[in-house]
Model confidence (mean pLDDT): 77 of 100. A computed fold for a 166-nucleotide RNA from a pig gut metagenome, annotated as Lysine riboswitch aptamer. It matches the Rfam family "Lysine riboswitch aptamer". Its family is annotated with lysine biosynthetic process in the Gene Ontology.
């Protein structure tokens, strides 16, 4: 170094699906009040609504959707994946630049799944993601110990590990 394989209380991702969330929210329409602002993500510009009544409130009507999430199913897998960071294309707004979305390079972190606890995101007491900590479980290593083709039990590494075989 090359093939192949193992790990499971929900091992990993993706997709469409089908539920609930989100919400009796939001748009949108009445009617009162209200008096001059408001909208195009943000800053300038610009451009549009607006005293024929703006923003906001307060009632009635009205009645979502995206993002996130869980079911089971198919499919691809077993560094499968996930996050951080950093570079760069693309996208993005009327217009510059910034935010934002996406995708891709490098580096770094974490075997894996679960509970607890803070923290961040979040619309969330969902879920994720980081720390920390507990057991569990895989797997080798060294010690011990048993009734010994096995098997139990201590400590202990990391996944750039493990088994296998060329």
């Nucleotide at each position: 170094g090359g093939u192949a394989g193992a790990g499971g209380u929900c091992g990993c991702g993706u997709a469409a699906u089908u539920c609930a969330u989100c919400a009796g929210u939001a748009a949108u329409u009445c009617a009162c009040a209200g008096g001059a602002u408001g909208u195009g993500g943000c800053a300038g510009a610009c451009a549009c609504a607006g005293u024929a009544g703006a923003a906001u409130g307060u009632g009635a009507a009205g009645g979502a959707a995206a993002g996130g999430g869980a079911g089971g199913c198919a499919c691809g897998c077993c560094g499968a994946a996930a996050g951080a960071a950093u570079a760069c294309a693309u996208u993005g707004u009327u217009c510059u630049g910034c935010a934002g979305a996406u995708g891709u390079u490098u580096u770094c972190u974490u075997g894996g799944g679960c509970g607890c606890a803070a923290g961040u995101u979040u619309a969330a007491g969902a879920g994720a993601c980081u720390u920390g900590u507990g057991a569990c479980u895989g797997u080798c290593a060294u010690c011990c110990c048993c009734g010994u083709a096995g098997g139990g039990g201590a400590u202990g590494g990391g996944g750039a590990g493990c088994u296998a075989u060329c």